The part of an RNA shown here (large-subunit ribosomal RNA, domain IV) has 344 nucleotides and comes from a metagenome. Its mean pLDDT, the model's own confidence on a scale to 100, is 87.

Context: one part of a larger RNA
RNA sequence: CGCUGGUUAAGGAACUCUGCAAAUUGGCCCCGUAACUUCGGGAUAAGGGGUACCUUUUUGAGUUCAAAGCUUGAAGAGGUCACAGUAAAUUGGCUCUAGCGACUGUUUACUAAAAACACAGGACUCUGCGAACUCGUAGGAGGAUGUAUAGAGUCUGACGCCUGCUCGGUGUCGGUAGGUUAAGGAAGAGGGUCAGGACCUUCGGGUUCGAAGCUCGCAACCGAAGCCCCGAUAAACGGCGGCCGUAACUAUGACGGUCCUAAGGUAGCGAAGUUCCUUGUCGGGUAAGUUCCGACCUGCAUGAAUGGCGUAACGACUGGAGCACUGUCUCAACCAGCGACCCG
Numbered sequence: 001c002g003c004u005g006g007u008u009a010a011g012g013a014a015c016u017c018u019g020c021a022a023a024u025u026g027g028c029c030c031c032g033u034a035a036c037u038u039c040g041g042g043a044u045a046a047g048g049g050g051u052a053c054c055u056u057u058u059u060g061a062g063u064u065c066a067a068a069g070c071u072u073g074a075a076g077a078g079g080u081c082a083c084a085g086u087a088a089a090u091u092g093g094c095u096c097u098a099g100c101g102a103c104u105g106u107u108u109a110c111u112a113a114a115a116a117c118a119c120a121g122g123a124c125u126c127u128g129c130g131a132a133c134u135c136g137u138a139g140g141a142g143g144a145u146g147u148a149u150a151g152a153g154u155c156u157g158a159c160g161c162c163u164g165c166u167c168g169g170u171g172u173c174g175g176u177a178g179g180u181u182a183a184g185g186a187a188g189a190g191g192g193u194c195a196g197g198a199c200c201u202u203c204g205g206g207u208u209c210g211a212a213g214c215u216c217g218c219a220a221c222c223g224a225a226g227c228c229c230c231g232a233u234a235a236a237c238g239g240c241g242g243c244c245g246u247a248a249c250u251a252u253g254a255c256g257g258u259c260c261u262a263a264g265g266u267a268g269c270g271a272a273g274u275u276c277c278u279u280g281u282c283g284g285g286u287a288a289g290u291u292c293c294g295a296c297c298u299g300c301a302u303g304a305a306u307g308g309c310g311u312a313a314c315g316a317c318u319g320g321a322g323c324a325c326u327g328u329c330u331c332a333a334c335c336a337g338c339g340a341c342c343c344g
Base pairs, nucleotide, nucleotide: 001339002338003337004336005335006334007333008332010330011329014328019325027051028050029049030048031047036041038158052080053079054078055077056076057075058074059073060072061071062070063069081085093323094322095321096320097319098318099317100315101314105117106116121156122155123154124153125152126151127150133142134141135140159310160309161308162307164240165239166238169237170236171233172232173231174230175229178228179227180226184222185221188218190216191215192214193213196209197208198207199206200205241259242258243257244256245255268302269299280296281295282294283293284292
């Protein structure tokens, strides 16, 4: 000097990102117990008191047919010892307030336990049974020895109050007159080859035309789904405006005009886990508060099952505040053990 324990004057969070760590609390009995609430809870709420041993009185239970005895409690009175009686060990610190997630549960085996996942509940879509869907090339299997109060997929996530407008785009479903459209079919035109014909010829051949067949590409026309097109659908993917003017102080703008849009954000909530400007402004708490709580609304860039807003209970979750308590600190000291270090 380090590690692991222990004690500490006065103060008591001044420490620090943070009361991290430590301390406090603690069992049982009695009294007592708020807001809020889904009436179950909250609750061991909080906050108090008692607790050992001896003598004695009353009394309960068990054992027994009954009594005695034994075992085991409860209440009262008197007394003894200690600083201290759940004397050691084991054994909740508490309260207020906000966010998130309803809850118990699950998770990154080995840096994340959470607000993430799941969840009961809600909704949509598909599926009529040889079901849809999944695995397999297939036979086949699961689904299910189930049958729409069933099964599968997707989203949301208890409960309460609710869930607005938009189908123009994308998707899905439905429709099928017209347009477009593949393979395939195919009239026809053309190229190549070639029997043969015509013309010329130095008789070797040359030029030109060219049926059928074969062949090469071209091609009117016929030709399904799809796409175009027409409609439905947002708890499908998604989206949910701008400018100008206006009231008899000013300010503001219920109101008007205009442009654009598929429609222009409703109820709620709001500097939010979302607010850049921003430590916004006001109020509360503090002597002093970039955090916190309550408001305001100017929402850079909230908003309704990508759910919105509340919510008792719950949480090794995350902020803020207080009481108690403390070596966290002011500010360090000592003790024990083990290391390091020195000597051997």